Overview
A computed fold for a 144-nucleotide RNA, annotated as SAM riboswitch aptamer (S box leader). Of the family's consensus pairs, 97% are formed in the model. The coordinates come from a structure-prediction model, not an experiment, and the mean pLDDT is 80. The sequence was found by an Rfam model in a public genome assembly.

RNA sequence: CGCUCAUCCAGAGGGGCAGAGGGAAACGGCCCGUUGAAGCCCCGGCAACCCUCCAGUCGGUUCUCGUACUCCAGCGAGGCUCCCGGCUAGGGAAGGUGCCAAAUCCGUCUCAUGGCGAAAAAUUCGUCAUGGGAAAGAUGAGGA
Numbered sequence: 001c002g003c004u005c006a007u008c009c010a011g012a013g014g015g016g017c018a019g020a021g022g023g024a025a026a027c028g029g030c031c032c033g034u035u036g037a038a039g040c041c042c043c044g045g046c047a048a049c050c051c052u053c054c055a056g057u058c059g060g061u062u063c064u065c066g067u068a069c070u071c072c073a074g075c076g077a078g079g080c081u082c083c084c085g086g087c088u089a090g091g092g093a094a095g096g097u098g099c100c101a102a103a104u105c106c107g108u109c110u111c112a113u114g115g116c117g118a119a120a121a122a123u124u125c126g127u128c129a130u131g132g133g134a135a136a137g138a139u140g141a142g143g144a
Base pairs, nucleotide, nucleotide: 001143003142004141005140006139007138008137013043014042015041016040017039021032022031023030026108027107028106029105044100045099046098049096050095051092052091053090055088056087057086058085059084060083062079063078064077065076066075067074104136109133110132111131112130113129114128115127116126117125118124119123
């Protein structure tokens, strides 16, 4: 950076300084906060994205045989010590990040289903609930 991919209902807090806000932004809701918010510092912890170990599996590579009398493309069958990559399950935690109230606290846009209400009806609209998706955001690994 209007870029790509993955993840976001799990987990993990004490102390010091500070002194009124905070939960990304806007709005609504609901919370946290003078029994001390934000911010900064110290220590501790969580997790496992990067990293790493092991097993399985798939593919690449490579080898053998067949097709094939000689060479070969292709195709088929089999092997696969080593090497490379993907996926799945499990283990590790030194380092690089990240994180340590509440689902990313919840909603906002859209779709489906159901309840209720309104309009004569098909149907439409409103509202509430549940579920899916999107948007926005956060974090990591990449890319330009």